[in-house]
RNA sequence: GCGGCCGAAUGGCUGCGUGCCUUCGGGCAUGAGGAAAGUCCGAGCACCACAGGGCAGGAUGCCAGUUAACGGCUGGUGGAGGCGACUCCAAGGCAAGUGCAACAGAAAGAUACCGCCGUUCUUCGGAACGGUAAGGGUGGAAAUGUGCGGUAAGAGCGCACGGGCGGCCUGGCGACUCGUCCGUCAUGUAAACCCCAUCCGGUGCAAGAUCCAGAAGACACACAGGGCGGCCCGUCCUGUCUUCGCAGUAUCGCUUGAGCACAUUGGCGACUUUGUGUCCAGAUAGAUGGCCAUUUUCAACAGAACUCGGCUUACAAGCCGC
Repeated sequence: GCGGCCGAAUGGCUGCGUGCCUUCGGGCAUGAGGAAAGUCCGAGCACCACAGGGCAGGAUGCCAGUUAACGGCUGGUGGAGGCGACUCCAAGGCAAGUGCAACAGAAAGAUACCGCCGUUCUUCGGAACGGUAAGGGUGGAAAUGUGCGGUAAGAGCGCACGGGCGGCCUGGCGACUCGUCCGUCAUGUAAACCCCAUCCGGUGCAAGAUCCAGAAGACACACAGGGCGGCCCGUCCUGUCUUCGCAGUAUCGCUUGAGCACAUUGGCGACUUUGUGUCCAGAUAGAUGGCCAUUUUCAACAGAACUCGGCUUACAAGCCGC
């Protein structure tokens, strides 16, 4: 640094929830987490009579794989950090277009402030004209970098070695990559608008189903009204809406699951094939408590409410592997 285990233990008495049995006295079985937290993603399931197409909108963004699915995970590629084991990445496109880049500075899509060089003039302080982008200044960034040569002074002006874009070629499913050629070289930004590729119906267990009580009023009646997210098409129904009351403290949904454990097949791995075994909370005014004794790692973060796969956050002490 990475990964894993555990999350005080034992005994006695007594008290709770659920299920099954009961001779109604009780008996048996079982009963909060690794994160139950956050509600950040993905689904199962239910309903919206069918759940269709399009626009708008949203999400993801290197490659390959895995999975029910994911924005997750695994393995790679490229980049960044670290002495290192390793860790992190909002990682497609600026050559489709449109924007933005303060201040400083002469100038931020190529313009000369200081400077250097040449010619002419000169009151000897300088001035005018021309050349220059190597040196200095400003800045996050200033005509690809360093060195040598060359030049009036300089400059890829030439050469050598590098860098970026691009071409060819080697290896790879691929992202990419080894090598080589080219003197071709005017920035950054898309977590800016946008373009490209892939994906996305909505609402949610306070979903929904059953039982159960209706009464009054308004509008409309098929060229109308209502449902299907925001809109359009399309499609479905024939009524739609408001107020008062019943009536929620009723029953179900409610726990057998993409479940768990062990072995096994394939795989670098995430995962997967096959077999055997097993049932481990279902409350709703909300269940795990209290007392005594002993032990020792002297004990943290912290309590289910439809279920599951992830991510993120919190965590005392102890143990194991690399």
RNAcentral holds the sequence, with entries from MGnify.
A computed fold for a 322-nucleotide RNA from a sheep gut metagenome, annotated as Bacterial RNase P class A.
It matches the Rfam family "Bacterial RNase P class A". Rfam links the family to the GO terms dimeric ribonuclease P complex, tRNA processing and ribonuclease P activity. Rfam classes the family as a ribozyme.